[in-house]
RNAcentral holds the sequence, with entries from ENA. This is a predicted structure of a 71-nucleotide RNA (transfer RNA) from a Pseudomonadota bacterium. It matches the Rfam family "tRNA". The family's RNA type in Rfam is transfer RNA. Gene Ontology term of the family: triplet codon-amino acid adaptor activity. The coordinates come from a structure-prediction model, not an experiment, and the mean pLDDT is 82.
RNA sequence: GUCCUCAUAGCUUAACGGAAAAGCACAGCCCUGCGGAGGCUGGGAUGGAGGUUCGACUCCUCCUGGGGACA
Numbered sequence: 001g002u003c004c005u006c007a008u009a010g011c012u013u014a015a016c017g018g019a020a021a022a023g024c025a026c027a028g029c030c031c032u033g034c035g036g037a038g039g040c041u042g043g044g045a046u047g048g049a050g051g052u053u054c055g056a057c058u059c060c061u062c063c064u065g066g067g068g069a070c071a
Stems, first nucleotide, its partner, number of pairs: 001070007010024004018054001026042005047063005
């Protein structure tokens, strides 16, 4: 330098183009002699900028960052 791949919650991962789910963590409440154990509830995310589309986490382009192949 060229090409491939990945980027979603604090962390680890889901999600046919129909609008984002779970586990752990965190907060509150309950339970308990006390609890970090158990139960219930809750907050929290699509790397950035454009494009396509009625509709984009998903498809396309560029940029940023991680990993890989070739030179």